[in-house]
């Protein structure tokens, strides 16, 4: 001298689903909101979930028949050992394990707001590197 991932501001852009029905409140109002209730929707604020994988426990091998879990020219015993044990495979459980999947808990279903992510622009800091 120093980037990206990462946080954070700003600006752009950004989709779905009822301008629902009932009471109430506020208000000059029949106009907007705004609180309960009851049905019917949406997923993309936030939140739950958990596949394969990986680690971990535990159990699986004669021979014939049957059946689709054992494999090994592996050790280490040798008494009639068909034992003990290692890898690696299977079966079962435990953990851990993403999302724009899923769930609809919170949100939300006119406009306005909000709005997962995306683009530009900046600061922070990854850097005891």
């Nucleotide at each position: 001298c120093u980037a990206g991932g990462c946080c954070g501001c700003g600006c752009u852009g950004g989709a779905g689903a009822g301008c629902a029905g009932c009471g109430g409140g506020c208000u000059c109002a029949u106009u907007g909101c705004c609180c309960g209730c009851u049905c019917a929707c949406c997923g993309a604020a936030g939140g739950g979930g958990a596949a394969a994988g990986c680690u971990c426990c535990g159990g699986u091998u004669u021979c014939a028949g049957g059946c689709a879990a054992g494999a090994c020219u592996c050790g280490c015993a040798g008494a009639a050992g068909g034992g003990c044990g290692g890898u690696c495979g299977c079966c079962g459980g435990a953990g851990u394990g993403a999302a724009a999947c899923u769930c609809u808990c919170a949100g939300g279903u006119u406009c306005c707001a909000c709005g997962a992510c995306a683009g530009c622009g900046g600061g922070g800091g990854c850097a005891c590197a």
A computed fold for a 129-nucleotide RNA from an Acidimicrobiales bacterium, annotated as Glycine riboswitch aptamer. Its Rfam family is "Glycine riboswitch aptamer". Its family is annotated with glycine biosynthetic process in the Gene Ontology. The sequence was found by an Rfam model in a public genome assembly.